[in-house]
Context: one part of a larger RNA
RNA sequence: CUGGGCGUAUAGGGCACGUAGGCGGUGAAUCGGGUUGAAAGUGGAAUCCACCAAAAACUGGCGGAAUGCUCUUGAAACCAAUUCACUUGAGUGAGACAGAGGAGAGCGAAAUUUUGUGUGUAGGGGUGAAAUCCGGAGAUAUACGAAGGAACAACAAAAGCGAAGUCAACUCUCUAGGCCCCUACAGACGCUGAGGUGCGAAAGCAUGGGUAGCGAACAGGAUUGGAUACCCUGGUAGUCCAUGCCGUAAACAUUGAGUGUUCGCCCUUGGUCUAUGCGGAUCAGGGGCCCAGCAAAUGCUUGAAACACUCCGCCUCGAGAGUACGGUCGCAAGACCAAAACUC
Numbered sequence: 001c002u003g004g005g006c007g008u009a010u011a012g013g014g015c016a017c018g019u020a021g022g023c024g025g026u027g028a029a030u031c032g033g034g035u036u037g038a039a040a041g042u043g044g045a046a047u048c049c050a051c052c053a054a055a056a057a058c059u060g061g062c063g064g065a066a067u068g069c070u071c072u073u074g075a076a077a078c079c080a081a082u083u084c085a086c087u088u089g090a091g092u093g094a095g096a097c098a099g100a101g102g103a104g105a106g107c108g109a110a111a112u113u114u115u116g117u118g119u120g121u122a123g124g125g126g127u128g129a130a131a132u133c134c135g136g137a138g139a140u141a142u143a144c145g146a147a148g149g150a151a152c153a154a155c156a157a158a159a160g161c162g163a164a165g166u167c168a169a170c171u172c173u174c175u176a177g178g179c180c181c182c183u184a185c186a187g188a189c190g191c192u193g194a195g196g197u198g199c200g201a202a203a204g205c206a207u208g209g210g211u212a213g214c215g216a217a218c219a220g221g222a223u224u225g226g227a228u229a230c231c232c233u234g235g236u237a238g239u240c241c242a243u244g245c246c247g248u249a250a251a252c253a254u255u256g257a258g259u260g261u262u263c264g265c266c267c268u269u270g271g272u273c274u275a276u277g278c279g280g281a282u283c284a285g286g287g288g289c290c291c292a293g294c295a296a297a298u299g300c301u302u303g304a305a306a307c308a309c310u311c312c313g314c315c316u317c318g319a320g321a322g323u324a325c326g327g328u329c330g331c332a333a334g335a336c337c338a339a340a341a342c343u344c
Base pairs, nucleotide, nucleotide: 004315005314006313007298008297012312014199015198016197017196021192022191023190025086026085027084028083029082030081033079034078035075036074037073038072040070041069042068048064049063051061052060053059089189091185092184095180097178101175102174103173104172105171106170108152113147114146115145116144117143118142119141123134124133160167204245205244206243207242208241209240213239214238218234219233220232221231256311257310258309259308260307261306264289265288266287267286268285269284270283271282272281273280274279293300294299318343326337327336328335329334
C1' cells in the first nucleotide's frame, strides 16, 4: 500500500465555522474533452509463448503476444463543459410558540460566619470513644439589630435550551438559535472538510481587587506496631470578581458529520389540524420495550451498533512510550506533532 476495522477487544478528532479538495437534485438543447465501436499505421533487436526441423541444451525457420501509442471516421447513454428551464434539497419573508441559550446592569429572601445590645449561667463543641479547641475577660442557647461574601431550597421532571464545554432566585436592556404553520419569493445557492480560525469544565499561571463558608499545603489532637492517611480542631493558597494566558478531562452516549429506506407498542416536551366527554392525524425533540436485521457476546433496533451512499479523522501484538530527540506554542506548569534501539 492493499485488505479489514473503530460502543465495551487497537481505533471517532473535545466541539463548531470554514479554504483547497472530494462528492452531489430534476427536464431539455448543444458539444465531443473523458468514454466507446470500426479501420489503418506503428510497436527495431533482444526477451516471452506456440508450431516445424533437429534435439540434453544452445540453435535454425515460421507465427503470435507485446494489454500500448498515433491518425482517420462513427455513437452520444453516462462523467465533464456551455446554454435554457423546473422545484422536491438548501435558503429568505409573513404569522404564531416554547425554552436554566448568551452578555451586561440592578435587586431579593433564607442560611452560615463575624459583630453590637439585652436575657441568662456553666458548660459548649466534637467522636466509635476521646482529646486538641471555645468558655466566669460570661461561651453554648435565646431575642432584636448591623456588616459582608458566596450559593440560589421547594417548584424540579426519564423535563427544557445550547455545537460542545455547559446553562437554574427575580427584574430590565441588548442578542443568538430552534420548532410549527400556511402561502409568497428565489432557483441547486448543497454535504463533508486536509491545512486554518474560533469556542472550550476543573485545576494552574500573571496583574489588581475580594474573602462568609468550604478548604490542597501546613500545625495540632486522636487511631495505629507505625499512620507523612482515613476521623477531629484549626487553617494558607484556592474557590469569587475584572482583564489576559493555559488548551487539557472517564471533554463519555467511551457511538464523527450528512442524506435516504425500514414491523409495531407505551410514556413525555413544543407546535399544527380535527374532534370537542375520552380521542384521532401529522411534524420536530426527550425516554422505555420490541419484529426483521446486525453482533464474538453483551446488546443495538426509525435518535441503529439494520440496509445503502458521500466526505473527514483514526487503528494495525505487548512493553519501551504518548517517552527521547527535534520543531511550533506557552510567563511557567506544560501542550501539540512524534520515533528508535533493546526485549518478549
Molecule: small-subunit ribosomal RNA, central domain
Organism: Nicotiana noctiflora